Small-subunit ribosomal RNA from an uncultured bacterium, 1501 nucleotides, folded computationally. Rfam family: Bacterial small subunit ribosomal RNA. The coordinates come from a structure-prediction model, not an experiment, and the mean pLDDT is 84.

């Protein structure tokens, strides 16, 4: 520091996800040790049990036990110990928790001139004299208990009176510093208020009282800071202030009475939700964001609510009272209780520990002290919960062992890893030793010193010693033993380090995102191997980061989300030049504070580290203070350039009102006139003989204003268009004058605001939602047509929205130009007007820099800057719901969430596609010829059937295809009979040569019994070997079994279409583009020209073969002109190679020549010559690629499956079936023909298990015989159509030949299923073929026959061959296919694409809903506990006063009354939540239904 994910690819926008760190964690799995931290985040839920706050006898009276003395004893005295009670101090600290609290609660800064302070320290003074009670105790009573009552006795450092006292308190008066302000010091007068003793053997000490000061603590006030919601916008009656009083330690509406009517709020009051705050902690580069567990500070709380008492301090966790709730006890009358102290229990929960030890240390309370208490604390226990450290061994060790895994079978890997050898001993085990933490205080001794008569006793100081350890026999040390006892978890498709095998087969499963899995899964599971971390490792949750994805640092708004529809203007924000001043902002210095801990830096201590100690800086802040004066702000004075006003002009569909005008449509009246009009793609509805349309004249009425008219004008926008008048707004120009910053923007607010719509009243010609009819259509609630009502128009009032768009807020300034246009002004020139130049304002186009993701923008910015406003933050849900507000309504404005997806999107690129465009080609159409589709048959396919009808091929590009030939074989299928190392290959062993042959059973295979026969090579003569056969064992064979979607190879197709690419350069951020586009031309990306391209490759063409002409060479098996011979005939023979021909070589054609066109090109058109002319004709040749095209059954091959069978073999059957459908063909339907007779002319092939002449036989198929020929020699082999002649006469025929019968022939082991041929007989359908559809452009179509491959036999098929031999092509509108350019696109599996909505089904969340059940906070009223306060106080009353006493008084108490007052009750509302029949839309789901709305002109943009 980034990465993955939208696309075919690209750039951008934008979300989602990941890698990091952290955690009071939990879960899974594994687990050796130590140190140090840490551990109920949930139920502030309920709690059994124990402990957590006591102490003091040196405050007091008793009681008990014990010692001593006296005494016989009772008893008395003394001492020690214990302690229920009175009394003192403490219990307000320490410890826990975070419920409440959005607050002066907390943090920070100040204030207290408005305050208090027990214990402690220092200073000053004092501590005198009296009195009356009361608990304990004893007696009695009540009660179950808790507890209570009555009588009597007693003490105090308990309580009370008096005295004394002041610099204390109060009142009054002076005083005078300071302050915002009444204070204070100081002085005077008057009044008032104190006390307690104890220990000790006399000196101290601890107390007590008053005053002053300090320290520490506390209270109150205050500036600033402190979460979310505006779908909470208004709140407030003690409310805001004053006066007086009360109350408090103290100010204050804190409380009361009276008076006034204030106070808070958009800088967010009030309300709602959530929450203890901070130091700090986590993260981050920082700014920030998140958190508030442990530790420290503050606050709040103590089962819930209320209240006060005591006290220095509480409205009190382990105190009191009351209320209601809960739990427990009960004798039913009444009582007791509060773990959010430490342990612990139940419950809740994913989840959080021991009912431990000790006061040894530190700290706290009490005490003079010893000491007591202390679940604070110190330790231990449990938990890998975190952090840190250590170990599980180290060195050597190759035959690279065995085993595992894998393999191309060679090997590789695990792997120096192991074994083995040599060591070490941390940890471990055992034994032994053994701490620091502990010195204060205390005690003992010594010395010194004070008091004292004292060497006693008792204080102070100094020294020495004694004693004190929970942890713990722990840390640590020593010795011995022994590699012995100690490794797992996650991951391995990309991100992201790490790969193979097997299993599975869209199953099981994985997954953080993208995504894996449908038979070869590096993604599932297992194994081997590898990677990472390591006593842990993963997962889950949460936070920050990455995320510049809320952007202060640090983002945006033309098209991605985003400029308000437009203006006026309030608050606010921002604001021109100059001078002086101020010092709020700003800057600099100083002072105080910013607790400690933590963090950072430097050191120290535990062996290191974690941990901990010391020091330093930092703590970005706040406050005070001293200065500076540039900038901002404040004040003041002045200026004119911003802004505005005055004067003079011209332009304009700017606005409002009134009036006027003509053209046109429609309607009415009348005339002329007759059968149609109208409308459409075509029609129909409609109108018309009751006279339409058409045409003429007259009239009525409403609406809109042709031409001019223009990216012309005006307006803020919406918008504004005939003419005239009236009223009125704004802008522009010119030259001067005036005001003197008066400015810009603008949250709220107010106004304007197209169309449609609404209300009331008019108006209504045309047009025209709804509606009706006619068409179209599968349907057509549409598009088209005929009608037609609201509405459109006017007046007044609403509505407030639009793609209200330049999808671009307003203002100011700056930054190249060019060229139009509108309105003005000036200059030059001229007699004048133009032209021309300059300038201001508006409105367009092009374009530089710059900007932009690109497209594009570009002085009218989307450039460069400043100011202000509005808005955005993934898609859907949704501009929806709820709430509020506006509206008559329709609806507008404001405006979410649950849930769901990993995208949605912008611009551009390459393709593909379009019922887009342009250009061009092809038997593509058209023009023709002949067919198919109808019939019969042949053949293939589908289907059906079957034991089997083997398998494959399936739009073009399967279907006379694989198959160039199924009776057996083939054969893969079916039935049955057999074999199991096998029919076939290799290896081993044994036997036998091989081989030939006979019999029996059997359908055969096979089984079984015989017979003949001995070979070849070597030899040491024993034998061995090779080939072959049989048998045996196992490795293995075998498979036309599966997968063509695992493959090779081969093939089809687009298409013999003209295309497909590369290098370098250039352009572009990039995908890509350019080249290859353009102008011509071609069959062609063929060639030429032009051009940021220049070249090149694969294709095209040419080179190759056949054919057409000529020459030359050669001359048999070919040929025969001349010569000779010769036959019935014949190149038959001699001879010849001239010709034909054969087959080698060579020539020939190149737009070469001429004319024209063209651009002086390429090329085209015409012509000459030529056998052939513009690639002469034909063939071979098939670019990059497409179709997961075809083939595992040609072959090869991975993997899977099978192995007495899915292999092998034999016989028989099947592939030949047959209601039917389709393809391809043959033969026909006849006279351009059939039949009969005669007669002529080919080419190319094939032949020895062959072709087979001739002769003979047969009507014939054929048979018998065998001459020739391995072929230019012989044979197949007569070519047929044609020509000549005869006949048939239009008919189911002398057409047609299917079908069937009989008789034969051939091949073959065998023609039944199931061959071909012949003869005789039979003589079906069919009279030219519906919709539709195929081939062909010249030696072609059509027609005629011939041959060959396969093959024993079996072609109407296939491949070849020649004979005869046409017609037509105007042309490219249309159909199909293709090429190039361009355009649109929401397609990229690419239009057989994409995609929308209803309906049906399932699930999910949400809204509404009659209602129903809760929560919360208020309000009104009722009731009113405890308690404080007030009143009363007839009852009660020790201290003081009067009194001899009785008694009275003062004071107090009970009781009662009242104010306030918690809980409770009643009531109507508010707010919030749950449930809710039904209902509404939304989302998501497998391939459902209906249509086809959008994307192309998407077929109506």
């Nucleotide at each position: 520091a980034g990465a993955g994910u939208u696309u075919g690819a690209u750039c951008c926008u934008g979300g989602c996800u990941c890698a990091g760190g952290a955690u009071g964690a939990a879960c899974g799995u594994u687990g050796g040790c130590g140190g140090u931290g840490u551990g109920c985040c949930u139920a502030a839920u309920a709690c059994a049990u124990g402990c957590a706050a006591g102490u003091c006898g040196a405050a007091c009276g008793g009681a008990g036990a014990c010692u001593g003395u006296a005494g016989c004893a009772a008893u008395a005295c003394u001492g020690u110990c214990u302690u229920a009670g009175u009394g003192g101090c403490g219990a307000a600290c320490g410890g826990g928790u975070g419920a409440g609290u959005a607050a002066c609660g907390c943090g920070u800064u100040g204030g207290u001139g408005a305050u208090c302070u027990g214990c402690c320290u220092c200073g000053a003074a004092g501590u005198g004299u009296g009195g009356a009670a009361u608990a304990a105790c004893c007696u009695c009573c009540c009660g179950a208990a808790a507890g209570g009552g009555a009588a009597g006795c007693u003490a105090a450092u308990a309580c009370c009176g008096c005295a004394u006292a002041g610099u204390c308190u109060c009142u009054c008066a002076a005083g005078g510093u300071u302050u915002a302000g009444a204070a204070a010091a100081u002085u005077g007068a008057g009044a008032g208020u104190a006390a307690a003793g104890g220990a000790u053997u006399u000196a101290u000490u601890c107390g007590c009282u008053u005053c002053g000061a300090g320290a520490g603590g506390a209270g109150c006030c205050u500036g600033c800071g402190u979460c979310c919601c505006a779908u909470c916008a208004g709140c407030u009656a003690g409310u805001u202030g004053g006066u007086a009083g009360g109350g408090u330690a103290a100010c204050g509406g804190c409380c009361u009475a009276c008076c006034a009517a204030g106070g808070c709020u958009a800088u967010g009051a009030c309300g709602g939700g959530u929450a203890g705050g901070g130091g700090a902690c986590c993260u981050g580069a920082g700014a920030g964001g998140g958190u508030g567990g442990c530790c420290c500070c503050c606050c709040a709380c103590a089962a819930u609510g209320g209240a006060a008492c005591u006290g220095a301090a509480a409205c009190a966790c382990g105190g009191u009272c009351c209320a209601g709730a809960c739990u427990c006890c009960u004798a039913c009358g009444g009582g007791a209780g509060g773990c959010a102290g430490c342990a612990g229990u139940g419950g809740g929960g994913a989840a959080u520990a021991u009912u431990g030890c000790g006061c040894a240390a530190u700290g706290g309370g009490g005490g003079a002290a010893a000491c007591c208490c202390u679940g604070a604390c110190g330790c231990a226990g449990c938990g890998a919960c975190g952090c840190c450290g250590c170990g599980u061994g180290a060195g050597c060790g190759a035959u690279g062992a065995a085993g595992g895994c894998u393999u191309u079978c060679g090997g590789g890997u695990u792997g120096u890893a192991a074994a083995g050898c040599u060591c070490u001993g941390u940890u471990c085990u055992a034994a032994g030793g053994g701490a620091c933490g502990a010195a204060u205080g205390u005690c003992u001794c010594u010395g010194u010193u004070g008091u004292g008569a004292a060497u006693a006793a008792u204080g102070g100081c100094a020294g020495a010693g004694a004693g004190u350890g929970a942890c713990g026999g722990u840390a640590c040390c020593u010795u011995a033993g022994g590699a012995g006892a100690a490794a797992g978890c996650c991951c391995c498709g990309g991100c992201u380090a790490a790969c193979u095998a097997c299993g599975u087969g869209c199953c099981a499963g994985c997954a953080g995102c993208c995504g894996c899995g449908g038979u070869a899964a590096u993604a599932c599971g297992u194994a081997g191997g590898g990677g990472g971390c390591g006593a842990g490792c993963g997962u889950u949750g949460u936070c920050c980061g990455g995320a510049a994805u809320u952007a202060c640092u640090g983002g945006g708004c033309g098209u991605a989300a985003a400029g308000g529809g437009c203006g006026u203007g309030u608050a606010g924000g921002c604001g021109g030049g100059u001078g002086c001043u101020u010092a709020a902002g700003u800057c600099a210095g100083g002072u105080g504070u910013g607790a400690a801990a933590g963090a950072c830096c430097g050191g120290g201590g535990c062996u290191c580290a974690a941990c901990u100690c010391c020091g330093g800086g930092a703590u970005u802040g706040c406050a005070c203070u001293u200065g500076a004066a540039a900038c901002u702000g404040g004040g003041u004075a002045u200026c004119u350039u911003g802004a505005g006003g005055g004067c003079a002009g011209g332009a304009g569909a700017g606005g409002a009102a009134a009036g006027c005008g003509g053209a046109a449509u429609u309607c009415c009246u009348g005339g002329u006139g007759u059968a149609g009009c109208g409308g459409u793609g075509a029609a129909a509805u409609g109108c018309g003989u009751a006279g339409a349309u058409a045409u003429c004249a007259g009239g009525a009425g409403g609406a809109a204003c042709a031409c001019c008219g223009g990216u012309g004008g005006c307006g803020a926008a919406g918008g504004c268009g005939g003419c005239u008048u009236u009223c009125u707004g704004g802008a522009c120009u010119g030259a001067c004058c005036c005001u003197g910053a008066c400015g810009c923007u603008g949250a709220g607010a107010c106004g304007c605001g197209a169309a449609a719509g609404c209300g009331u009243g008019g108006g209504g010609a045309g047009c025209a939602a709804a509606c009706a009819g006619g068409a179209u259509u599968a349907g057509a609630u549409a598009c088209c047509c005929u009608g037609g009502u609201a509405g459109u128009c006017c007046a007044c009032g609403c509505c407030a929205u639009a793609a209200a768009c330049g999808a671009u807020g307003g203002g100011c300034a700056c930054u190249a130009g060019g060229u139009g246009u509108a309105g003005g002004a000036g200059g030059u020139a001229u007699c004048g007007a133009c032209c021309c130049c300059u300038u201001c304002u508006g409105u367009g186009c092009c374009g530089u820099a710059g900007c932009u993701a690109a497209c594009g923008c570009a002085u009218u910015a989307a450039g460069u800057g400043c100011c202000c406003c509005g808005c955005c933050u993934g898609g859907g849900g949704a501009g929806u719901a709820c709430g509020g507000u506006c509206g008559c309504a329709a609806g507008g404005c404001u405006g979410a969430a649950a849930c769901u997806c990993a995208a949605a999107g912008g611009a551009a690129u390459u393709g593909a596609c379009g019922g887009g465009g342009g250009c061009c080609c092809g038997c593509a159409c058209a023009a023709g010829c002949g067919g198919u589709g109808g019939a019969g048959c042949a053949u293939g396919u589908g289907g059906u059937u079957u034991a089997a009808u083997u398998c494959g091929a399936u739009g073009c590009a399967a279907c006379g295809c694989g198959a160039a030939g199924a009776a057996c074989c083939u054969u893969a299928c079916c039935g049955g009979g057999u074999c199991u190392u096998g029919a076939c290959a290799u290896c081993c062993a044994a036997c036998g040569a091989a081989u030939c042959u006979g019999g029996u059973g059997g359908a055969a295979a096979c089984a079984u019994c015989g017979g003949a026969g001995u070979g070849c090579u070597c030899u040491u003569c024993g034998g061995a070997g090779a080939a072959c056969g049989u048998u045996g064992a196992g490795a293995c064979a075998g498979g036309u079994g599966g997968u063509g979607c695992a493959u090779g190879g081969u093939u089809g197709u687009c298409g013999u279409c003209a295309g497909c690419u590369c290098g370098u350069g250039u352009c572009g951020u990039g995908a890509g583009a350019u080249g290859u586009u353009g102008g011509g031309u071609u069959a062609a990306g063929u060639c030429c020209c032009g051009c940021a391209a220049c070249g090149a490759g694969c294709g095209c063409a040419a080179c190759c073969c056949c054919u057409g002409c000529u020459g030359u060479u050669a001359g048999u098996u070919g040929c025969u002109a001349a010569c000779a011979g010769g036959u019935u005939a014949a190149g038959c023979u001699g001879a010849g190679c001239a010709c034909u021909c054969u087959a080698g070589c060579a020539g020939g054609a190149c737009u070469g020549c001429c004319g024209g066109u063209g651009a002086c090109a390429a090329a085209c058109c015409g012509g000459a010559g030529g056998a052939a002319g513009g690639u002469g004709g034909g063939g071979a040749u098939g670019a990059c690629g497409u179709c997961a095209a075809a083939u595992c059954a040609u072959c090869a091959u991975g993997c899977c499956c099978u192995u007495u069978a899915u292999g092998a073999u034999c016989c028989g059957g099947g592939c030949u079936a047959c209601a039917c459908a389709c393809g391809u063909g043959c033969u026909a339907c006849a006279a351009u023909g059939g039949u009969c007779g005669g007669u002529a002319c080919a080419g190319a092939g094939a032949g020895c298990a062959g072709c087979g002449a001739g002769a003979c036989c047969g009507c014939g198929a054929g048979g018998u015989u065998u001459a020739g020929c391995a072929a230019a020699u012989c044979u197949c082999a007569c070519a047929a159509a044609g020509c000549c002649g005869a006949u048939c006469a239009c008919a189911g025929u002398u057409c047609g030949g299917a079908u069937u019968g009989c008789a034969g022939g051939c091949u073959g082991c065998a023609a039944c299923u199931c061959g071909c041929c012949u003869g005789c007989a039979u003589g079906a359908a069919g009279u030219c073929g519906g919709a539709a559809u195929c081939g062909c452009u010249a030696g072609u179509a059509a027609u005629c026959g011939c041959g060959a491959a396969u093959c024993a036999g079996a072609a109407u098929g296939u491949c070849g061959c020649g004979g005869u031999g046409a017609a037509u092509u105007c042309g490219u509108u249309c159909c199909c296919g293709g090429g190039c350019c361009u355009u649109g696109u929401a397609c990229a599996c690419a239009c057989c694409g994409c995609c929308c909505g209803u309906c049906a089904c399932a699930c999910c969340a949400c809204g509404a809903a009659a209602g129903u059940c809760g929560g919360c906070a208020a309000c009104a009223c009722c009731c009113g506990a405890a308690g404080c306060c007030g009143g009363u106080g007839g009852g009660c009353u020790a201290a003081c006063c009067c009194g001899c006493a009785a008694g009275g008084g003062a004071g107090g108490c009970a009781g009662c009354c009242g104010u306030c007052g918690a809980a409770g009750g009643u009531g109507g509302g508010g707010u919030u939540g749950g449930c809710g029949a039904u209902u509404g839309g939304g989302g998501u789901g497998a391939a459902g239904u209906c249509g086809u709305a959008a994307c192309a002109a998407g077929g109506u943009a």